RNA sequence: GGCCCUGUCGUCUAGCCUGGUUAGGACGCGUGGUUUUCAUCCACGUAACACGGGUUCAAAUCCCGUCGGGGCUG
Numbered sequence: 001g002g003c004c005c006u007g008u009c010g011u012c013u014a015g016c017c018u019g020g021u022u023a024g025g026a027c028g029c030g031u032g033g034u035u036u037u038c039a040u041c042c043a044c045g046u047a048a049c050a051c052g053g054g055u056u057c058a059a060a061u062c063c064c065g066u067c068g069g070g071g072c073u074g
Stems, first nucleotide, its partner, number of pairs: 001073007010027004020057001028046006050066005
């Protein structure tokens, strides 16, 4: 250099192929309840689509480019 895979809450991850619900779940964290206290358990909250552009009434999802990560290869 070429080709392939990949990027979503603090972490892990679903959703992407087949565009349309308030982007869901677990852990974590915060508050409250329960408990003599802690832990457990319960309720509520917290916080995310790598970046730019395009297509569309509508984009995490489709297209192009850039950047980061991984793999194969000259």